[in-house]
Notes
The RNA shown here (transfer RNA) has 72 nucleotides and comes from a Candidatus Liptonbacteria bacterium. It matches the Rfam family "tRNA". Rfam classes the family as a transfer RNA. Model confidence (mean pLDDT): 81 of 100.
RNA sequence: GCUCUCGUAGUUCAACGGAUAGAAUAUCUCUCUCCGAAGGAGGUGAUGCUGGUUCGAUUCCAGCCGAGAGCA
Numbered sequence: 001g002c003u004c005u006c007g008u009a010g011u012u013c014a015a016c017g018g019a020u021a022g023a024a025u026a027u028c029u030c031u032c033u034c035c036g037a038a039g040g041a042g043g044u045g046a047u048g049c050u051g052g053u054u055c056g057a058u059u060c061c062a063g064c065c066g067a068g069a070g071c072a
Stems, first nucleotide, its partner, number of pairs: 001071007010025004018055001027043005048064005
C1' cells in the first nucleotide's frame, strides 16, 4: 500500500429495517442474617463520529477514526 472482519452498559455478549436497544456480570439501595457470604426485590448505566437511503436505521450505503487478520 491492497483486501477482508469488527466497533452496542465498567466487562462479556444479544437485537427478521419497526416494542421503552435485552441479558449475564459488575456497581448502588432494600430485604434476609447476630454479622457476613449466598439467595430475593429494585435502581443507575450503552449503539465510535459525520453524512446518505427510508414513513422508520444498532441493522442498509459512503467517508473518517480505532482494533484485528491476510497478501505484498